C1' cells in the first nucleotide's frame, strides 16, 4: 500500500430497514442463624465518527478512525 472480518449495556455476544435483546456482572426483595445457590424486580446503551438513500437507519451505499486477519 491492497483484499476480507469487526466496533452495540461494566464484560462476551445477537439483532441486519419500523422507537435494541440474551448471558454474566451490578442493585434491591424473597428465600437463610448468616453467606452460596435459587427465584422475582430493577438500572445500565444518543448501537465507533461524519455524509447520503428512505416516511423510517443499529440495518442499505459513500467516506475517515481503530482493532484483527491475509497479501505484498
Nucleotide at each position: 500500500g491492497g483484499g476480507c472480518c469487526g466496533g452495540u449495556a461494566g464484560a462476551u455476544c445477537a439483532g441486519c430497514g419500523g422507537u435494541a435483546g440474551a448471558u454474566c456482572g451490578c442493585c434491591a426483595c424473597c428465600u437463610u442463624g448468616g453467606c452460596a445457590u435459587g427465584g422475582u424486580g430493577g438500572a445500565g446503551g444518543c448501537c465507533c465518527u461524519g455524509g447520503g438513500u428512505u416516511c423510517g437507519a443499529u440495518u442499505c451505499c459513500c467516506a475517515g478512525c481503530c482493532g484483527g486477519u491475509c497479501c505484498a
Predicted 3D model of a 72-nucleotide RNA (transfer RNA) from a Candidatus Woesearchaeota archaeon. It matches the Rfam family "tRNA". Rfam describes the family as follows. Transfer RNA (tRNA) molecules are approximately 80 nucleotides in length. Rfam classes the family as a transfer RNA. The prediction has a mean pLDDT of 83. The RNAcentral record of the sequence draws on ENA.